[in-house]
RNA sequence: AAUUCGCCCUUAGAGUUUGAUCCUGGCUCAGGACGAACGCUGGCGGCGUGCCUAACACAUGCAAGUCGAGCGAAUGAAGUUCCUUCGGGAAUGGAUUUAACGGCGGACGGGUGAGUAACACGUGGGCAACUUGCCUCAUAGAGGGGAAUAGCCUUCCGAAAGGGAGAUUAAUACCGCAUAAGAUUGUAGUACCGCAUGGUACAGCAAUUAAAGGAGCAAUCCGCUAUGAGAUGGGCCCGCGGCGCAUUAGCUAGUUGGUGAGGUAACGGCUCACCAAGGCGACGAUGCGUAGCCGACCUGAGAGGGUGAUCGGCCACAUUGGGACUGAGACACGGCCCAGACUCCUACGGGAGGCAGCAGUGGGGAAUAUUGCACAAUGGGGGAAACCCUGAUGCAGCAACGCCGCGUGAGUGAUGACGGCCUUCGGGUUGUAAAGCUCUGUCUUCAGGGACGAUAAUGACGGUACCUGAGGAGGAAGCCACGGCUAACUACGUGCCAGCAGCCGCGGUAAUACGUAGGUGGCGAGCGUUGUCCGGAUUUACUGGGCGUAAAGGGAGCGUAGGCGGAUUUUUAAGUGAGAUGUGAAAUACUCGGGCUUAACCUGAGUGCUGCAUUUCAAACUGGAAGUCUAGAGUGCAGGAGAGGAGAAGGGAAUUCCUAGUGUAGCGGUGAAAUGCGUAGAGAUUAGGAAGAACACCAGUGGCGAAGGCGCUUCUCUGGACUGUAACUGACGCUGAGGCUCGAAAGCGUGGGGAGCAAACAGGAUUAGAUACCCUGGUAGUCCACGCCGUAAACGAUGAAUACUAGGUGUAGGGGUUGUCAUGACCUCUGUGCCGCCGCUAACGCAUUAAGUAUUCCGCCUGGGGAGUACGGUCGCAAGAUUAAAACUCAAAGGAAUUGACGGGGGCCCGCACAAGCGGUGGAGCACGUGGUUUAAUUCGAUGCAAACCGAAGAACCUUACCUGGGUUUGACAUGCAGGUGUUAGGAUGGAGAGAUUCAUCUGACCAUGCAGCAAUGCAUGGAGCCUGGACAGGUGCUGCAUGGCUGUCGUCAGCUCGUGUCGUGAGAUGUUGGGUUAAGUCCCGCAACGAGCGCAACCCCUAUUGCCAGUUGCUAACGGAUAAUGCUGAGCACUCUGGCGAGACUGCCGCCGACAAGGCGGAGGAAGGUGGGGAGGACGUCAAGUCAUCAUGGCCUUUAUGCCCAGGGCUACACACGUGCUACAAUGGCCGGCACAGACGGCAGCUUGGUGGAGACACUUGGCGAAUCCUCUAAAGCCGGUCCCAGUUCGGAUUGCAGUCUGCAACUCGACUGCAUGAAGUCGGAAUCGCUAGUAAUCGCAGAUCAGCAAAGCUGCGGUGAAUAAAAACCCGGGCCUUGUACUCACCGCCCG
Repeated sequence: AAUUCGCCCUUAGAGUUUGAUCCUGGCUCAGGACGAACGCUGGCGGCGUGCCUAACACAUGCAAGUCGAGCGAAUGAAGUUCCUUCGGGAAUGGAUUUAACGGCGGACGGGUGAGUAACACGUGGGCAACUUGCCUCAUAGAGGGGAAUAGCCUUCCGAAAGGGAGAUUAAUACCGCAUAAGAUUGUAGUACCGCAUGGUACAGCAAUUAAAGGAGCAAUCCGCUAUGAGAUGGGCCCGCGGCGCAUUAGCUAGUUGGUGAGGUAACGGCUCACCAAGGCGACGAUGCGUAGCCGACCUGAGAGGGUGAUCGGCCACAUUGGGACUGAGACACGGCCCAGACUCCUACGGGAGGCAGCAGUGGGGAAUAUUGCACAAUGGGGGAAACCCUGAUGCAGCAACGCCGCGUGAGUGAUGACGGCCUUCGGGUUGUAAAGCUCUGUCUUCAGGGACGAUAAUGACGGUACCUGAGGAGGAAGCCACGGCUAACUACGUGCCAGCAGCCGCGGUAAUACGUAGGUGGCGAGCGUUGUCCGGAUUUACUGGGCGUAAAGGGAGCGUAGGCGGAUUUUUAAGUGAGAUGUGAAAUACUCGGGCUUAACCUGAGUGCUGCAUUUCAAACUGGAAGUCUAGAGUGCAGGAGAGGAGAAGGGAAUUCCUAGUGUAGCGGUGAAAUGCGUAGAGAUUAGGAAGAACACCAGUGGCGAAGGCGCUUCUCUGGACUGUAACUGACGCUGAGGCUCGAAAGCGUGGGGAGCAAACAGGAUUAGAUACCCUGGUAGUCCACGCCGUAAACGAUGAAUACUAGGUGUAGGGGUUGUCAUGACCUCUGUGCCGCCGCUAACGCAUUAAGUAUUCCGCCUGGGGAGUACGGUCGCAAGAUUAAAACUCAAAGGAAUUGACGGGGGCCCGCACAAGCGGUGGAGCACGUGGUUUAAUUCGAUGCAAACCGAAGAACCUUACCUGGGUUUGACAUGCAGGUGUUAGGAUGGAGAGAUUCAUCUGACCAUGCAGCAAUGCAUGGAGCCUGGACAGGUGCUGCAUGGCUGUCGUCAGCUCGUGUCGUGAGAUGUUGGGUUAAGUCCCGCAACGAGCGCAACCCCUAUUGCCAGUUGCUAACGGAUAAUGCUGAGCACUCUGGCGAGACUGCCGCCGACAAGGCGGAGGAAGGUGGGGAGGACGUCAAGUCAUCAUGGCCUUUAUGCCCAGGGCUACACACGUGCUACAAUGGCCGGCACAGACGGCAGCUUGGUGGAGACACUUGGCGAAUCCUCUAAAGCCGGUCCCAGUUCGGAUUGCAGUCUGCAACUCGACUGCAUGAAGUCGGAAUCGCUAGUAAUCGCAGAUCAGCAAAGCUGCGGUGAAUAAAAACCCGGGCCUUGUACUCACCGCCCG
């Protein structure tokens, strides 16, 4: 210190369903681990680990021998002696070595995990049912004989392996005899003990049974025999524990038991004979599948879950199957026999073999090492010992396979170098990083010394660890990631391609998500990926979940097993609690230490191992036993209620049919029709008859029943509940797996019945079709009896039971108390509804009839789809029911609530939205625009409303962006720089050319400063120009889906929001809803809201009335003058008018209505009345609406061209289609003549008067006016008169011909206008569709912008004449508010099914 107690500590989440939210729920990720493999990379050392697949097959070598001190033999060294030809030979000697016999060991050690679901393993017990070689202790003993046999020798057979015969021989080999017990057996006892069979001790008699020697001079030692004890090892038995499937429910004849016998070391059906009929099983037998088990290992907060490599224990196996022998021990890995397969040898007759020992080979596989060294250490076998053997073991080799440690340098060093990358072009970053300078030497390299492991000898490792010295920064860094989760960002390339991806997802031209680069982050001799396991996952929930709507309550009841169970007393001790003892091997884990330089690793001591067993104690609770009780439950007695059930009988209304009468043309049916019925008399009506089914009113979120369900009346039989009472029993109760019973409708079987209704079917309609909805018919069926089926949204989507927990108000059936007793009031029990606290719930909601608080029991759920399906089983006549998967596939599926949007939902309201009207378009001709087509080009854009007389307020050239051709390249335009020239600039004329352009000639400037000079002037510098080069210019090239700005549209619709507060877990709500009112979220009232902002309105402009001021260029009433006439003139500013400042209108006044309001209706006055009429003004937002070609602008593209210049052409094409207009079709008109009345605008490269000419467009000439002065300027419709007489015309004017005018360099493509001639279609327009509510529509002309001219019939303004109709809400369209449903939210042009 671990241990105990308390504190402390430990227990982490994230992404993804939605427009957003909360919940449910799955998928995915971050962590750890590995006997791993793969990819890229790789310096060193230590310690470990290394065929997970083919228990596939194996070449070669080795892995179990040893003992001569058991034995007979063989061999024969040194030495000694003798001989010798000096080569050697002989004798002696006996070291050494050896095949057999014999002993011990080959049953250990080593390998593997095939089999095994088992007493195989773990744990704890038992054997009174056993054994144990070698070892230890003890007691006793070993006397004397015999017969063989290998070997050796001879011989035979065989290819070999091997075998046969004969002769001979030894032992610690073998066999009798002797001796022998406390050994064994038999027999008869005594004492004690045990749960039982039984055991122990004592002790009598009888029988049986042993032995071996060797070494040594010897002591002695090693052996041998018998017995007992011990130790060790083994055998057998038992309790408990640990896999899946019930789509495996029944299994079993030696099976279960008994008696007897055999067998075993030992018990036992272990085996056999006989007898009995048992034994096991829902607490899962049997079967099938899978698997060696454990200590432990990984993970986890834990409980758990997964695994069973290395190390350790047990088991099993040894090519496959079977068998025994020997032995203390085996049914034996390197023994035997037999059989099978395979391999090898063979002379074909026959033989040999077993790497799951260590190496190694082939094969399999994603994948796993050396045919190494040594017995030095530790251990094993044999031996008396020396010693021999030992692929056990100790070491080394290979491999980043794992864990641990170290290094790849340290300090200093800023012009922050070069290079790279980015850039807003300034710079930033890589980055003190490098270089440079000063150092160090860990590892590596070389040289020298050199262990411990063995305290005598002996070292494979190994000249290793370690130490010392030398040398030089030298030899030593990669991998992955960088959208979020998740730490880390930029550029380029690519362009839904190539690719990425764990989930969500990224990529369709500006990709932090692909690829590359730079940078950054992480880890580091490794880093990523893949696979597997645990975790997160409270996502199987014991700890620790649920079932109204998300997945999930059985359709209902009765009831078996089981589970749970009222009060009280005594007892017991199974559960429970506490103590003790034994065990829980070692290793591992943890704590404190120790040893390798540290760590990993090794090691000492301790703790723990939550377990099992034995024993003692306690007795509260549960259980057991015994007794008592009455509150649960039940019985009895007395009552009333009820569509409870079964059977029988009766009744009336209606319907249909039949018969008869009256009566005539239709009936019936529908949105409208038709099929159908009817002159053979329907339908209608009257009377009579028949049949079947169902029971109006009463009738009620009323009653009864377990549920399904039950409705005319009466009778019979019968079940249950309720109230009251308290006589009886005394826990008899609750739930309920299996089981049994009931169980709507439809359907099935047999037999009846059949009025109406009505699947199927037929016909008629509807429709694109209509196997439907609608109509006319119509069969099963519906009804009855008997028998099946067994399911429903069988729902309260809510299992049963008990107790507790605020109330209020109905209703049904009882009882009680009280009362003016006629209704009543109050209390209580049971049932059935509504509202509503606490509490619960994700919310909705539930709320004494719980979905609240608790307990008990049953059923069920675990993502969506596949699928309540397949297969199998059971049931059924069938239909089918019930039980009930998997492959595969998706990242969701789902619940509740919220904001919107939508609805052929509802309510309220508005708008020329409809209706009522007026006039058009759509038909014709022409003009303009668009599509299409064509073209060298017909430049581009705009495309439902909200493009299409739009950009374009004006395309002959220009414009012009397009096409063809010709040219040009620092450029038509801007700003620097470098070099050169040096007054070149500019202008005029001429030539060439289509022109751009080019050539020639002539002409040709100034300023400032300084110096010199008297001056003229000269020189220098600067400004400006030109040429060359290089920066750059240029682009109407692309992207409006990269943008700014501007604009359209919903819509001048009345809405859109915020702060604070409040409500809700939240998205959100409230305010903004409600009652009125308004053109209006306009105003009033109310209200958990109170205020505020952007919108509305008002303020602004024009217009309608008027006052004041001012009167010229305007005006002219009075006065004067002139004229043919006129404000022409004097004069005046009264009027008109002009243009400044004011006034005026506010529901202010009156009446009625309204809520005493807001306001509405009517009236008065007033020029104007309820926003007087117009305009400007357009909230938050929507449409990726439009515009890169107005402009601006990011990015991309182009740079002798996609830029620039020029000529010509094109934008004006033309079978056709669409849109917008003009002119018409005529008499409310055309034509001719005469007469009258505006407003606003514009004008000097202009508007033009007057005069002249022309038929006219127009021309010439003259004058006015930069304009309240002059001009445009005759307005036209209109009025008066005339003519035409209903026609393709005196309508209509297209088209075409001729002749002209004007503008302009220029009217061919391609202008307008004039004159003459020509005189088309068209006689009021199909379906459809547009505008307009008053000075409006309709109609009439006038002016302006653009502009040389004009395609303008367009656009924008101006005035003249001047209506009709509506004041209503049924419908169409659009919009606003409230509400409702929703599976939509890209929002119904949605989603989605086949």